The RNA shown here (Glycine riboswitch aptamer) has 99 nucleotides.
[in-house]
RNA sequence: GGAUAGCAAUCUGGAGAAGUUCGCUUUAUGCGAAUGCCGAAGGGGCAAUGGUUUUUUUAAAAACCGCAAUCUCUCAGGCAAAAGGACAGAUCAAUUUAU
Repeated sequence: GGAUAGCAAUCUGGAGAAGUUCGCUUUAUGCGAAUGCCGAAGGGGCAAUGGUUUUUUUAAAAACCGCAAUCUCUCAGGCAAAAGGACAGAUCAAUUUAU
């Protein structure tokens, strides 16, 4: 200096579950309570591989460390529409990271 990929940004697609009941009032995408539900903002937990230590029959067992998810929990969030939305596609100047 260049290329590729990633982070970020913009656009697009994007599920599930009560338009539940009661009360208050300032009638608001309002506040509070109750019951029933959802998992795809975020968050918590867990496996094998691997590592350390101990025991002893030297290769196993046990304990601990450590690590993931669309698994699981349902704290948070959500349950008409809107908004949000894991994830995916397209575009993409500069900066930054890796090769």
Rfam family: Glycine riboswitch aptamer. Rfam 15.1 lists 9,425 matches to the family in 5,228 species.